[in-house]
RNA sequence: UACGACAACGGCAAACUUAUCGAAAGGUAAGGACGCAAAGCUACGGGUCUAAGGCCGUUAAAAGCUAUGAUCGCCGGGUUACCGAAA
Numbered sequence: 001u002a003c004g005a006c007a008a009c010g011g012c013a014a015a016c017u018u019a020u021c022g023a024a025a026g027g028u029a030a031g032g033a034c035g036c037a038a039a040g041c042u043a044c045g046g047g048u049c050u051a052a053g054g055c056c057g058u059u060a061a062a063a064g065c066u067a068u069g070a071u072c073g074c075c076g077g078g079u080u081a082c083c084g085a086a087a
Stems, first nucleotide, its partner, number of pairs: 003084002011036002016031006034073001040079003044076003047071003053066003
């Protein structure tokens, strides 16, 4: 540098529940563990989700379009890091 044990010391925490913030997606805190060797950090590229506002439309609506919103536990990139069996 790379790799990842039925190893050690530890770490994180899906679904769900409660509270709270948000238009929503979703976030945060507590409980809780499905999983995770970067499930640490970063929206940089792609994907996905949402649609307040805007556009469009209408008698009025609805539907439709749109990220400037969200997701790093979807994939990739960047960056930092604990441990050390085998190969």